Background: The part of an RNA shown here (large-subunit ribosomal RNA, domain I) has 544 nucleotides and comes from a Clostridia bacterium. It matches the Rfam family "Bacterial large subunit ribosomal RNA". Gene Ontology terms of the family: structural constituent of ribosome and ribosome. Taxonomically the source falls in Clostridia (Bacteria, Bacillati, Bacillota).
[in-house]
Context: one part of a larger RNA
RNA sequence: GGCUUACGGAGAAUGCCUUGGUACAUGGCGCCGAAGAAGGACGUGACAAGCUGCGAAAAGCUGCGGGGAGGAGCAAAUAUCUUGAGAUCCGCAGAUAUCCGAAUGAGGGAACUCAGCACGGCUAACACCGUGUUAUCGUAUACUGAAUAGAUAGGUAUACGAGGGGAACCCGGGGAACUGAAACAUCUAAGUACCCGGAGGAAAAGAAAGCAAACGCGAUUCCGAAAGUAGUGGCGAGCGAAAUCGGAGCAGCCCAAACCAACGCUGUAAUGGCGUUGGGGUACGGACCGCAAUAAAGCAGUUGGCUGGAUAGUUGAACUUACCUGGAAAGGUAGAACGAAGAAGGUGAAAUUCCUGUAGACGAAAUCCAAAGAACGCGAGCGGGAUCCAGAGUACGUCGGGACACGAGAAAUCCUGACGGAAGAAAUGGGGACCAUCCCAGAAGGCUAAAUACGACCAUGUGACCGAUAGCGAAUAGUACCGUGAGGUAAAGGUGAAAAGAACCGCGGGAGGGGAGUGAAAAAGAACCUGAAACCGUGAGCUU
Repeated sequence: GGCUUACGGAGAAUGCCUUGGUACAUGGCGCCGAAGAAGGACGUGACAAGCUGCGAAAAGCUGCGGGGAGGAGCAAAUAUCUUGAGAUCCGCAGAUAUCCGAAUGAGGGAACUCAGCACGGCUAACACCGUGUUAUCGUAUACUGAAUAGAUAGGUAUACGAGGGGAACCCGGGGAACUGAAACAUCUAAGUACCCGGAGGAAAAGAAAGCAAACGCGAUUCCGAAAGUAGUGGCGAGCGAAAUCGGAGCAGCCCAAACCAACGCUGUAAUGGCGUUGGGGUACGGACCGCAAUAAAGCAGUUGGCUGGAUAGUUGAACUUACCUGGAAAGGUAGAACGAAGAAGGUGAAAUUCCUGUAGACGAAAUCCAAAGAACGCGAGCGGGAUCCAGAGUACGUCGGGACACGAGAAAUCCUGACGGAAGAAAUGGGGACCAUCCCAGAAGGCUAAAUACGACCAUGUGACCGAUAGCGAAUAGUACCGUGAGGUAAAGGUGAAAAGAACCGCGGGAGGGGAGUGAAAAAGAACCUGAAACCGUGAGCUU
C1' cells in the first nucleotide's frame, strides 16, 4: 500500500407522512369604477422586522342578529388591559377610509411639489391652518359673441353622461408564418396565433323580400341524426354543407310614412311649404269611410307583499364495559348498545357508540336572489275597396375584391371600392346561370327572455392523479437573487404523544463533549423520523 471484516464519521438516497398542488363533477354566483376601481406607496401594535388586518376614528369605531367564556391575529414570553351590564368570535348593514393610481386644480422623475376661489379657525395684523371646490371630451339648455350688417365660428355657465380595470367566454376591425401537400407557386395551416376597438353576465342571432315542392312548414340559438353524404378541390393534400327528422327551450313586438291636432317659422295671401310636439299606425297591412264597442288573450315595465333560497347558526342516537399487551388502546379476548347516523377528521397504535362531526330535523333583526300570483300600466273588433301610405343614390347592372362547404366555375345567394342606376303593391325580391309558368316572401329602420359559452369567485365532493428532484414556478414566492431595462427566476417540509427542549456538576476561551435528569426511545438533543452509496477514518485478520 491492497483486500476482507467490525465499529464510526460524513452524506443524503430510500421508506413512511402531508399542511400543497392537479384534473374533474355538481350546484351557486358573475361584473367593479369620478359616491374615485383594480393595483399600490406610506403609515397603524406597550415592546413590532415580516405576513395578515386596518387607515390619522388606523390588528380598529357604531347598530342589528348569532353565540356563551374566556379574550387582546400569525406568535412564544413579559407587561398592561378587557369580559355574564355578554367580551373575543361569526353574519348583515353602516361610519371612518392618508397619498399615488382612469387620477381629474397646475405641474411631475407614481405615492411628490405648487396654486386659484368660497366658507371657517387663529392673530393686533400679516402669516399660517381646516373643509369644500376648480381636468378633458360628448350631449342638452341658456347667455354671450369676431372678421362682417344679419348670422356663423368661437367663448362662458349649468345639468347629465363618458374615461380606467377584469380569468376565460362573446362581437367587430386588422391579420401571419412554421407546417401539410412527402419539393413548391394555387391550396393548406387559418380567418388560427397575434394586435386593436367594444359589450355583458352572458354575448351574438332573431320574428322571413325564409325554407321548400306536400295533406307544405312557420323567428333565433344549442344538441343528436342526416353525413364524412351532396359537393368542392394543382379533382392533389385537403375542405365539407343544407333540406329534413328527433330533442332542449319557446315570445313576440316597436318605429318611419299616409292621416289628424296644437304651436312656431316662412309667405301678398291661401285649404300652401317647413319644423317641433302629441295623436294615429305596423304587414293581404294601415290611412280613409261605415258599423260596433270601452272587452279578452298576452306582456319583457312599475309597485307592494306571500312562499322558497343565500349570507351567522341550533339540535343531533349508542360503552369511556371488564381483562391482556403496551409509555399510551382506538389493538386482542369477552360482553353490550345505537343506527334515517358504519362519510370524514382528531384523540399517546387501528374508535359507529371519546371529541368535532355525519343522517335527520330546525333557524334570520338586516341585506340580497328566484319563480308563481295580485294591482297598476301596456295591449284591441267587423265590413268597404275609389283615393293615399308602406324605409333611394337604395334594389339592380358592369368592373375589381371579399363571404358563402362552393378555389370564376354553368355560379345563383350575401357584403361593397369605382361607375351607372329603377319600380311604386297589377309594384318588387327569391325558388343555384338564364327564360316562361307556378309557388314563396314583402328589402333598403329598430328592440327582444329562454335553451348556449366561460370560470376570476363561493360551496360540496370525487380520482387505477402527485407525494417534496414529484405535484403549480411557488407545501407559498413571482419572494431571495440576476439584469440599465423589457425581463429572467430559484432553493427551502418531518424532534417528541406532550417541550417534559436537558436543572445541577465536571473538561474546555469557545465550539463541543462527559455525567446527572426528562422521555417508551436521546443510536428522537433541536445540524433533531428512517438514515443506503460514493467519500474519510479507527481496530483486527490476510497479503505485498